[in-house]
Context: one part of a larger RNA
RNA sequence: CUGGGCGUAAAGCGUGCGCAGGCGGUUUUGUAAGACAGGCGUGAAAUCCCCGGGCUCAACCUGGGAACUGCGUUUGUGACUGCAAGGCUAGAGUAUGGCAGAGGGGGGUGGAAUUCCACGUGUAGCAGUGAAAUGCGUAGAGAUGUGGAGGAACACCGAUGGCGAAGGCAGCCCCCUGGGCCAAUACUGACGCUCAUGCACGAAAGCGUGGGUAGCAAACAGGAUUAGAUACCCUGGUAGUCCACGCCCUAAACGAUGUCAACUAGGUGUUGGGUGGGUAAAACCAUUUAGUACCGUAGCUAACGCGUGAAGUUGACCGCCUGGGGAGUACGGCCGCAAGGUUAAAACUC
Numbered sequence: 001c002u003g004g005g006c007g008u009a010a011a012g013c014g015u016g017c018g019c020a021g022g023c024g025g026u027u028u029u030g031u032a033a034g035a036c037a038g039g040c041g042u043g044a045a046a047u048c049c050c051c052g053g054g055c056u057c058a059a060c061c062u063g064g065g066a067a068c069u070g071c072g073u074u075u076g077u078g079a080c081u082g083c084a085a086g087g088c089u090a091g092a093g094u095a096u097g098g099c100a101g102a103g104g105g106g107g108g109u110g111g112a113a114u115u116c117c118a119c120g121u122g123u124a125g126c127a128g129u130g131a132a133a134u135g136c137g138u139a140g141a142g143a144u145g146u147g148g149a150g151g152a153a154c155a156c157c158g159a160u161g162g163c164g165a166a167g168g169c170a171g172c173c174c175c176c177u178g179g180g181c182c183a184a185u186a187c188u189g190a191c192g193c194u195c196a197u198g199c200a201c202g203a204a205a206g207c208g209u210g211g212g213u214a215g216c217a218a219a220c221a222g223g224a225u226u227a228g229a230u231a232c233c234c235u236g237g238u239a240g241u242c243c244a245c246g247c248c249c250u251a252a253a254c255g256a257u258g259u260c261a262a263c264u265a266g267g268u269g270u271u272g273g274g275u276g277g278g279u280a281a282a283a284c285c286a287u288u289u290a291g292u293a294c295c296g297u298a299g300c301u302a303a304c305g306c307g308u309g310a311a312g313u314u315g316a317c318c319g320c321c322u323g324g325g326g327a328g329u330a331c332g333g334c335c336g337c338a339a340g341g342u343u344a345a346a347a348c349u350c
Base pairs, nucleotide, nucleotide: 004321005320006319007304008303012318014201015200016199017198021194022193023192025088026087027086028085029084030083031082033081034080035077036076037075038074039073040072041071042070049065050064051063052062053061054060091191092188093187094186095185096183097182098181099180103177104176105175106174107173108172109171110154115149116148117147118146119145120144121143125136126135162169163168206247207246208245209244210243211242215241216240220236221235222234223233258317259316260315261314262313263312266295267294268293269292270291271290272289273288274287275286276285277284299306300305323350324349325348332343333342334341335340
C1' cells in the first nucleotide's frame, strides 16, 4: 500500500459557515468524452508459461506456440456516467397564517441576604473547633432597632422542562435581533449533500489598558494538628472573581458516538404544534408532527450495552488510528505581549 477499524481496547477535528474537490432526484431528445463489442497496426529479442529437441541427468542451451493483460487507429452500440438543450415536483427553498422558548446584544428597574458606616437600647462576652488557639470585644463587641452606602448573585416557580451549531443561557420590564416548529395553499424548479486549505464562534484559568471590589478566595501571614505538615482544620488576606475594550484558543470542549439521506416491531412518560371526538369551559380519548427521556423486538457487539434520536441495514463526503515508553516531547515553521498554542519526529528501550 491493500485491508481492517474509530461509544468504553489506538482512533470523530470543540462547534459552525463555506471556495476548490468528491458525490448528486425524475423525464425526453441529441451527442459520443468515459464505457462496451469487432477489425487493423504495433506491443524488438531475451525472460516467464506450454509442447518438443541437445549436452549421460540437471542447471544450461535450443525450435515452435502461447502470452505480452498495453498503446494507436477505425467501424459500430447508445443501457449506464458525463456533456448540451427542454420538461417535471417527491429533495431544497420562498411567501402567507399561527405557536413555544434562561437563543443573542443594549438599556432600565426590584426584593431577600452578606459586609461596612452612623445613631439608639444594652452588658460581657463573641467567633471558631474533634478539642483548642490565633482573631474581635469594657476605647462598649456579639445581640437587637432605625437610617444609610456599595458590590455581586437572582430563593420559591424549577422539572428526567425549554432554547442554542457548540461553548453556553435563569429576578422583572422595554428596545434591537437570529433560529426553530406546526398547518394549509401558492410559487421557484435540483437551486442539493459533504467539505482539504480558509473564515467565524469558542467554558474556566491567564494576559494588556482603564474602572470596580460586598461576599468568596490561589499566593501570603498567623493559629492548630503532626515525628515533620511548605497540606487537610481555624483566623485573616492580595491577585482574581465583576464591567468596558483588546488578546489568549485550551478542557473528561463527553452522548468519550462527524455531517447528510433512505429503510427496518412495539410500549410508557414528558415538551411545542395540528386534526377529530368529548365538555358550558376544562379534564380526558384517538391520531399526526417536531423534540426529549425510559424499556424493549429483529439485528449488531469481545462483552458491557445500542436498539426508528442505532452502536441495526445501506449510500455520499470529510476527519482520524496502526504495539508500550521516549512524547503530544525535541528541532524547524506558523501564531501569541507573555504564559504558551498548533504542526510534529528520531535515537534508544521493552